Description
Small-subunit ribosomal RNA, 5' domain from an uncultured prokaryote, 517 nucleotides, folded computationally.
Context: one part of a larger RNA
């Protein structure tokens, strides 16, 4: 000099855009961060209120609810964190022996049937968590069968009445039609597992190291190549072009610096890898060995009726502790994306946003002209005087930003009604594009912005002045007190200590310590 996720110490006016536990991957009170789907399925309240009543009550609405079950697809995303790890973990450039729900294209089908389990109801156990037997019932939940081997299909839902069954009508039910699934399979998008060349920290006071090692047949495993595993067989593999051990680290794009070439570093933003209270282990799935999913096993921490049971904040806020240090137990889904869903919607501490902090950039203001009697004070002196100083008073304006107070955008596309019109169709029903109009969704928000309104009115510190380096004097101390980044000062005339009056430089900061170049 430039920089920082900084931190202290003085000081502090206003904004916009950023950034905020670097230490104890230490323990966590409470509250929220993953659900949805009745158009997959059975079954189904209350409160309230209308009617009826023989005053006990019963029947509709609520209610296609609620809670809650069975199924379904998400919980493998998204968010956190850097403890491990010197590795094919990362980059980067290739390879062959795999898989991929949802999504998109294309083929082909989607036939008949049977027995369970939940919830329901009974009985029962335990303090609780949690369970046990009997019994009943359904499905897009489970088993068989058929469709020339061999695999393997589910069905649910709007709409119509030309036509036929039940049926008194109402309504089913068959047909017909649209549509979302289902099932097989090709093929493509993703996204994922795997190998391999080179790059990728220090130490030789670390010189040998290795038996599933090294190859090879054979069996088993995996979605897949392989010692990945087993059984035999041979005896290899590696290393001074640093193996093996130790140590320290999460890699990159990137950030800082610098003329560069190098050097440090890896906060926020993006990729990609580990982890989830320590260890193991699986199981379900298209995907996990699964943060908020099981199960064993240590710590720990709470409840218990002593038998036994409950938890995991490195998710948002938030306690405690540690630390020189690091925010609110905030508001909304209004946008943007993310799960369910046909949709409506419903979840979403992702995300948008507000709060708090000069951390940090960058911008504005704390006024402007004019104004020598060079007022007063202050400090200084050779006592004239000089200096602060157009600085102030005083005259004449102006209102930026904060203040009051009216107005007032963008961020909203969507959804939902109703009309045309195109496609399907038997069809002017539905349903599905599109195009008019109607009407309608904002957390921020007292928004941004703009007018008005009073009044210089509210708003200036800090650090330094001996060289190095811009700024001098005077007073008090008297090698004391003190200073001090190097070289230094201080011992009675200190421009170096303290004060003071005057200068320098920076300015909502200025110093100062601590890193890095």
């Nucleotide at each position: 000099g430039a920089u920082u996720g900084a931190a202290c110490g003085c000081u502090g006016g206003c904004g916009g855009c950023a950034g905020g536990c670097c230490u104890a991957a230490c323990a966590c009170a409470u509250g929220c961060a993953a659900g949805u789907c009745g158009a997959g399925c059975g079954a189904g309240a209350a409160c309230g209120u209308c009617a009826c009543u023989u005053c006990g009550g019963u029947g509709g609405c609520u209610a296609u609810u609620a809670a809650a079950g069975c199924g379904g697809c998400g919980g493998a995303c998204g968010g956190g964190u850097g403890a491990g790890u010197a590795a094919c973990g990362c980059g980067u450039g290739g390879g062959a022996a795999u898989c991929u729900a949802c999504c998109u294209a294309g083929u082909a089908g989607u036939g008949g049937g049977g027995g369970a389990c939940a919830a329901c109801a009974g009985u029962u156990g335990g303090a609780a968590a949690c369970g046990a037997c009997u019994g009943c019932u359904a499905a897009u939940a489970c088993c068989g069968c058929a469709u020339a081997c061999g695999c393997c299909c589910a069905g649910g839902g709007g709409g119509g009445g030309c036509u036929u069954c039940a049926u008194u009508u109402a309504u089913g039910a068959a047909c017909c039609u649209c549509u979302c699934g289902c099932u097989a399979u090709u093929a493509g998008a993703u996204g994922a597992g795997c190998c391999c060349g080179c790059g990728u920290a220090a130490g030789a006071u670390u010189a040998g190291c290795u038996a599933g090692u090294u190859g090879g047949u054979g069996g088993g495993g995996u979605a897949a190549a392989g010692g990945c595993u087993c059984a035999c067989c041979a005896a290899g593999g590696c290393g001074a072009c640093g193996a093996u051990c130790u140590u320290u680290a999460g890699c990159u794009g990137g950030u800082c610096u610098g003329a560069g070439a190098g050097g440090a570093u890896g906060a926020u933003c993006a990729g990609c890898c580990a982890c989830a209270u320590u260890g193991g282990g699986a199981c379900u799935g298209a995907g996990a060995c699964a943060c908020g999913g099981c199960c064993c096993a240590g710590a720990c921490u709470c409840c218990u009726a002593c038998g036994g049971g409950a938890g995991g904040c490195a998710g948002c806020a938030g306690u405690g502790g540690g630390g020189a240090a690091u925010a609110u137990u905030g508001c909304g889904c209004a946008a943007u994306g993310g799960g369910g869903g046909a949709a409506a919607c419903c979840c979403u501490g992702a995300c948008g946003c507000a709060g708090c902090c000069a951390u940090g950039c960058c911008g504005c203001g704390u006024g402007u002209g004019u104004g020598a009697a060079g007022a007063a004070g202050g400090c200084u002196c050779u006592a004239g005087g000089g200096u602060u100083g157009u600085a102030a008073a005083g005259c004449a304006c102006u209102u930026u930003c904060a203040g009051u107070a009216g107005g007032g955008a963008g961020g909203a596309a969507a959804g939902g009604g109703u009309a045309g019109u195109a496609g399907u169709u038997a069809a002017u029903a539905a349903c599905u594009g599109c195009u008019a109009u109607c009407u309608g969704u904002g957390a921020c928000g007292u928004u941004a912005c703009c007018u008005a309104c009073a009044g210089a009115a509210g708003a200036a510190g800090c650090a330094c002045c001996g060289g190095c380096u811009a700024a001098c004097u005077c007073c008090g101390u008297g090698c004391c007190a003190g200073c001090a980044g190097c070289c230094g000062c201080g011992g009675u005339a200190a421009u170096a200590c303290g004060g003071a009056g005057g200068g320098u430089g920076c300015a909502a900061g200025c110093g100062u310590u601590a890193a890095u170049c």